[in-house]
RNA sequence: CCGUGCUAGACGGGGGGCUCGGGGUCCCCUAUACCGGAAACCCCCGACACGCCGGGUUGAAUACUCGCUUGCGGCCGCUGAAGGACCGGGCAGUCCCCGGCAAGCAGCGUUGAUGGUCGAGUCCUGCGCGACUCGGAACCGUGAACCCGGUCAGGCCCGGAAGGGAGCAGCCGUAAGCGGCGUCCCGGGAGUGCCGCAGGGGCACCCGGCCGGAGCCGGCUACCGGACCGGCGCCGGUGCUCCAGAGGUCAAGGGCGAGCCGCACGG
Numbered sequence: 001c002c003g004u005g006c007u008a009g010a011c012g013g014g015g016g017g018c019u020c021g022g023g024g025u026c027c028c029c030u031a032u033a034c035c036g037g038a039a040a041c042c043c044c045c046g047a048c049a050c051g052c053c054g055g056g057u058u059g060a061a062u063a064c065u066c067g068c069u070u071g072c073g074g075c076c077g078c079u080g081a082a083g084g085a086c087c088g089g090g091c092a093g094u095c096c097c098c099g100g101c102a103a104g105c106a107g108c109g110u111u112g113a114u115g116g117u118c119g120a121g122u123c124c125u126g127c128g129c130g131a132c133u134c135g136g137a138a139c140c141g142u143g144a145a146c147c148c149g150g151u152c153a154g155g156c157c158c159g160g161a162a163g164g165g166a167g168c169a170g171c172c173g174u175a176a177g178c179g180g181c182g183u184c185c186c187g188g189g190a191g192u193g194c195c196g197c198a199g200g201g202g203c204a205c206c207c208g209g210c211c212g213g214a215g216c217c218g219g220c221u222a223c224c225g226g227a228c229c230g231g232c233g234c235c236g237g238u239g240c241u242c243c244a245g246a247g248g249u250c251a252a253g254g255g256c257g258a259g260c261c262g263c264a265c266g267g
Base pairs, nucleotide, nucleotide: 001267002266003265004264005263006262009058010057011056012030013029014028015027016026020046021045022044023043024042034055035054036053037052064259065258066257067256068255069254070253073250074249075248076247078245079244080243082241083240085238086237087236088235089234091233093232094231095230097226098225099224100223103221104220105219107216108215115211116210117209118208119207121205122204123200124199125198126197127196128195129193130192132189133188134187135186136185139180140179141178142177148173149172150171151170156165157164158163
């Protein structure tokens, strides 16, 4: 150096999450990197922890280890912007609200404003009147098998007779009751009245007469003051989502360099 057979090893790695911690199942990134099985009120483990069970392929260099570099992607806190959530602050912001003023606009006013005065009304009391309603009386109708009245056919009773008596049905009437009328009369009632008379009250409102002669009002705007965190703004704060920036950290894959490169037999 070559050949044969083996063995160590290799057949992915990383970030997040979970965990006291290490792996795996889960999510993601690199990437193409055997097969099957269990694994979240989990599975295998303990710093020798970089999984467990069964099977297969490859296997000593294109493998492995280390250093430098590049770097997918993730994670951590910080700063800033935006969005939405919440908390606080009347804040010389605003809407809404209250008060003031009377500058502007509108409205009323010489067909007479504010004001003054007189009268009447709204209000209260008393007396009436009317309407409504309830009851009564009156009036009309109806109204009793017998125990209401009158008249009582027939029949009945008394009597020798003359005559007398009670009395059903019918007819007439009537009582309680029932119905109607509700005009007049009597009594009562009340969320009763553009009603009447008398008295009172008072200046709040309205109406009218007279005096007098130019303002009145406060709807809108402006201005001044107050109140309010209810809406929208503003200021301050808390935590969330997303984006950006600088930093830290882990890091697949790539590039460069170095190290390592086993055992047995035969030639």
This is a predicted structure of a 267-nucleotide RNA (Bacterial large signal recognition particle RNA) from an Actinomycetota bacterium. Model confidence (mean pLDDT): 81 of 100. It matches the Rfam family "Bacterial large signal recognition particle RNA". By type it is a non-coding RNA gene. Rfam describes the family as follows. The signal recognition particle (SRP) is a universally conserved ribonucleoprotein involved in the co-translational targeting of proteins to membranes. It was read from a public genome assembly, where an Rfam model found it.